[in-house]
RNA sequence: CUUAUCAAGAGUGGCUUAAGGGAUCCGGCCCGUAGAAAGCCCGGCAACCGCGGUAAUGCAGCGGUGCCAAGUCCGGCAGGGAAACCUGGAAGAUGAG
Numbered sequence: 001c002u003u004a005u006c007a008a009g010a011g012u013g014g015c016u017u018a019a020g021g022g023a024u025c026c027g028g029c030c031c032g033u034a035g036a037a038a039g040c041c042c043g044g045c046a047a048c049c050g051c052g053g054u055a056a057u058g059c060a061g062c063g064g065u066g067c068c069a070a071g072u073c074c075g076g077c078a079g080g081g082a083a084a085c086c087u088g089g090a091a092g093a094u095g096a097g
Stems, first nucleotide, its partner, number of pairs: 001097006011042001013041004020031003025076004043068003048064004053059002072091001077088004
């Protein structure tokens, strides 16, 4: 860069450590010393890729990844709408190439 997906699902676990965290900027709203983030271990979810089995596009057994508060936490840009709100985009995340 291209492409697919992003309203579902899954931790009150253990150890180390100690004040931040929810991608970034702004605004909001949340989570956090009853322990954030990070690292390691254990557990789980899912089904993108590979392998194997199978009649199969299904099935998740093994492996490679990913993920396990809140819609990708919400808004910002565009369109619609009296508003509530809806749709799309941008950006981002993950897989495959």
SAM riboswitch aptamer (S box leader) from uncultured Saccharofermentans sp., 97 nucleotides, folded computationally. Model confidence (mean pLDDT): 82 of 100. The sequence is in RNAcentral, with records from MGnify. Lineage of the source: Bacteria > Bacillati > Bacillota > Eubacteriales > Saccharofermentans.